Predicted 3D model of a 106-nucleotide RNA (SAM riboswitch aptamer (S box leader)) from a Desulfuromonadales bacterium. The coordinates come from a structure-prediction model, not an experiment, and the mean pLDDT is 86.
RNA sequence: UUCUUAUCGAGAGCGACUGAGGGACUGGCCCUGUGACGUCGCGGCAACCAGCUUUCGGCAAGGUGCCAAUUCCAGCGAGACCGUAUGCGGUUUCGGGAGAUAAGGA
Numbered sequence: 001u002u003c004u005u006a007u008c009g010a011g012a013g014c015g016a017c018u019g020a021g022g023g024a025c026u027g028g029c030c031c032u033g034u035g036a037c038g039u040c041g042c043g044g045c046a047a048c049c050a051g052c053u054u055u056c057g058g059c060a061a062g063g064u065g066c067c068a069a070u071u072c073c074a075g076c077g078a079g080a081c082c083g084u085a086u087g088c089g090g091u092u093u094c095g096g097g098a099g100a101u102a103a104g105g106a
Stems, first nucleotide, its partner, number of pairs: 001106008013042005021031003025075004043067003048063002051059003071098001076095008
C1' cells in the first nucleotide's frame, strides 16, 4: 500500500509550550486569539487482540485505539409521505459508497 472480517446513535479533559488554522475529500454546517492544529505532562474512556475465568457470560487497560458535534450532516441508488411552477424540492427509512479503528492475510 492493498485484501478480508467486525464495529462505528454509547463513553471519556485539564495544564504547559507554540501561535492559525481545524473538523479525511467536496458541499454544507460548525469549532477556533476566551488560543485552533500540533507536541509534551498528567488524567480519563473503551474489551478489538493478548491474558485470566466457574465460558450465551464475567474479570482485567498488557498491545492498539480514542477523549466537540451520530463517522457533525449530506454525496450514489431505491421506497414511503408532503409540496410543486411537473423541472424538481423537502422529510424520513433502507441499501450502497467513502472514511476511521481493530484483527488477520498478501